A computed fold for a 101-nucleotide RNA from an uncultured Bacteroidota bacterium, annotated as SAM riboswitch aptamer (S box leader). The sequence was found by an Rfam model in a public genome assembly.
RNA sequence: CACUUAUCCAGAAAGACGGAGGGAUUAGGCCCUGUGAUGUCUUGGCAAGUUACAAAAGUAAUAGUGCCAAUACCUAUCCUACAAUUAGGAGCUGAUAAGCA
Numbered sequence: 001c002a003c004u005u006a007u008c009c010a011g012a013a014a015g016a017c018g019g020a021g022g023g024a025u026u027a028g029g030c031c032c033u034g035u036g037a038u039g040u041c042u043u044g045g046c047a048a049g050u051u052a053c054a055a056a057a058g059u060a061a062u063a064g065u066g067c068c069a070a071u072a073c074c075u076a077u078c079c080u081a082c083a084a085u086u087a088g089g090a091g092c093u094g095a096u097a098a099g100c101a
Base pairs, nucleotide, nucleotide: 003099004098005097006096007095008094013043014042015041016040017039021032022031023030026076027075028074029073044068045067046066051060052059053058072093077090078089079088080087081086
């Protein structure tokens, strides 16, 4: 990096550095941000998969990851309901974990 499967409305922040944009990409919306965001580091925390135990519900947290604003922030394509606003579902794309070559 490709493929397969599963999950993505739950959960979990302090300090230091730094100094302007950021929320994956394009567009629109909405939001966060000099009361210092995004980011990096330290510490802390959360618990998805694996693993172990267990008949099961569940428990543990060794190890490797991941994550710690807002549903993956929302919409974009299709379908259903509705007079419409809109609501629901599927899909696309993406992220993570496990597996595989």